[in-house]
RNA sequence: CAAGUAAAUCGGGUGACCGCUGCAUACUGAACGUAUGGAGAGGAAAGUCCGAGCUCCGCCGAGCAAGGUGCUGGGUAACACCCAGGAGGGGCGACCCUACGGAAAGUGCCACAGAAACAUACCGCUCCUGUUUUUGGAGCAAGGGUGAAAUGGUGAGGUAAGAGCUCACCAGCAACUAGGUGACUGGUUGGCUGGGUAAACCCCACCCGGAGCAAGACCGAAUAGAAGGGCGCUUGAGGUGCUCGGCCGAUGCCCUCGGGUUGGUCGCUUGACCCCGAUGGUAACAUCGGGGCUAGAUGGAUGGUCACCACCCUGAAAGCCGCCCACCGAAAUUUCUGGUUUCGGUGGGAACCCGCGACAGGGUACAGAACUCGGCUUACAGAUUUACUUGCCCC
RNA sequence: GUCCCUGUAGCUCAACAGGACAGAGCGGCUGCCUUCUAAGCAGCGGGUUGUGGGUUCGAGUCCCGCCAGGGACG
Repeated sequence: CAAGUAAAUCGGGUGACCGCUGCAUACUGAACGUAUGGAGAGGAAAGUCCGAGCUCCGCCGAGCAAGGUGCUGGGUAACACCCAGGAGGGGCGACCCUACGGAAAGUGCCACAGAAACAUACCGCUCCUGUUUUUGGAGCAAGGGUGAAAUGGUGAGGUAAGAGCUCACCAGCAACUAGGUGACUGGUUGGCUGGGUAAACCCCACCCGGAGCAAGACCGAAUAGAAGGGCGCUUGAGGUGCUCGGCCGAUGCCCUCGGGUUGGUCGCUUGACCCCGAUGGUAACAUCGGGGCUAGAUGGAUGGUCACCACCCUGAAAGCCGCCCACCGAAAUUUCUGGUUUCGGUGGGAACCCGCGACAGGGUACAGAACUCGGCUUACAGAUUUACUUGCCCC
Repeated sequence: GUCCCUGUAGCUCAACAGGACAGAGCGGCUGCCUUCUAAGCAGCGGGUUGUGGGUUCGAGUCCCGCCAGGGACG
């Protein structure tokens, strides 16, 4: 210098004018009015995909269903998140990815092809018997063929032919053993080997009541429920998936149709909050100390215009720099020659192609809080920083 | 805002518990019939199953992430 890997930060700035929504103070006795002061979107506010806080469903317990998670250990209020590690896979590498429990509990499925898709022999090989080319019986699973997948792989021995039948190495399994909290790793021995699919049912371990701020509470306003239907009142409706038990329980519960009001306050923003430092921990994180207050709209505020600057795109006058070759000179390196690098000059080539450029025009990513947090996922013009890897050149 | 549902040809719908070339009707195009049209008959084309990944031998179907559309509420 080029190409990359991992992580972090920012994501337009300043000023003037005109506006919008809360808050404080004053004008006032009180304001929705006026003035002044100060505050006012994000890293994802988004998707609403997980997990919680909070609120209601009267309360307690058990079981089932449904759902979720799925290598190990830790963190956390909790999680499908995060950290560290193991195994497998990818990359030369920095590093990255993984829905990663169980197929030896059982069931299902494996189209077409093929003899056979999980218990079988089509073509074959060998032996025996008889025999006219052939038939029958027995053994084998090496070779052929089919398929996505065919009964561990390679080699040697062995055999009538073969075969883990035997042996060596490799893969897998089981037992024992060493290390590790564990996933797992190493070693020894054994017998020889049992298809795939669980993002099919299922099994195992663990976790789980439901609804959601339009939750819910209060005030005000308004009015037509003697409406229709079903269930129930101790033989018990209903009590937020179902069942059971306890308890509660009658001017009750559910559905349909119709009418009225469609205003305000609280919930609402001080919180598992943010910043800095110390300590413990590999880390996620925890504890302690100090400091800070940082939007609360409710048809929904957080904006618009102008000027200057920053960045990007397009065009562009004059001009400038840069490219290649040859020669000469100077400097550095070297003991010298030679070589290399830098600078300058002369000549030639390529050629107005590319770059810079006063200036002119245009543009400024993704996107807008709505009860609040912790995460994940997705979108994003551009800018900056740190650590590391690979390649080339120079010293 | 919160909670749900659905995407297959131009339109309306199929596709058993994953198995092959994704079908049917209407519509479109071409030809026959007719003086011409309609009807009728024969034939043809039209799909990356919304999209991007994954599981599997194999995905419209199973799983995950996006995109688009629709619905309910106090």

Two RNAs folded together computationally: RNase P RNA and transfer RNA, 469 nucleotides in total.
Rfam match: Bacterial RNase P class A. By type it is a ribozyme. Rfam links the family to the GO terms dimeric ribonuclease P complex, tRNA processing and ribonuclease P activity.
The prediction has a mean pLDDT of 76.